[in-house]
């Protein structure tokens, strides 16, 4: 430089156009002498920036930014 993948919670990763979820962590409580495990319950997200299509985008389009891998 150019092709391809990927970029959502603190972290690992769903979510195929119609209110963004789980896991684990974290915070409470309950249990326990105290932790740990269990359990119950809660908090945390401007979906990588910036436009565009759309009634309506995490997701379709356009450019940027960043990480990978591939050619040169």
């Nucleotide at each position: 430089u150019g092709g391809c993948c990927g970029g959502u919670a603190g972290u690992u990763c769903a979510a195929u156009g119609g209110a963004a979820g789980a896991a684990c962590g974290c915070c409470u409580g309950a249990c326990u002498u105290u932790g740990g495990a269990u359990c119950a319950g809660g908090a945390g997200g401007u979906u990588g920036c910036a436009g565009g299509u759309u009634c309506g985008a995490g997701c379709c389009c356009u450019g940027c930014c960043c990480g990978g891998c591939c050619a040169g």